[in-house]
């Protein structure tokens, strides 16, 4: 120097949960605590998975409304509901990329 991961020392990170008149439509994130675990649980969404669905699109559902002389039909609009969608999220779901401390049996 390469490479590999048993163990020592010192340290590091922080699941669930709690707190926040913090962010976000949500998933989730951030800050403080916490300590399930983690040798890359450092960093990066390139690939697959998973989560969410504001906006968009769709609906033969419900309500309101416009239009019509008027009832009705057809049609338009809005709201609710449903379906779908990643460009959102997850690096502590996996793969991949990248950087790296101590010790070196």
């Nucleotide at each position: 120097g390469a490479c590999a991961c048993a163990u020592c020392a010192g340290g590091g990170c922080a699941c669930a949960c709690c707190c926040g008149a913090g962010c976000g439509a949500a998933a989730g994130c951030c800050g403080g605590g916490g300590u399930c675990g983690c040798a890359a649980a450092g960093c990066c969404u390139c690939c697959g998975g998973u989560c969410u669905a504001c906006c968009g699109u769709c609906c033969g559902g419900c309500g309101c409304u416009c239009g019509u002389c008027a009832u009705a039909c057809a049609g338009g609009g809005c709201g609710c509901g449903g379906a779908u969608c990643a460009a959102g999220a997850u690096a502590g779901c996996g793969g991949g990329g990248u950087u790296g401390c101590c010790a070196g049996a």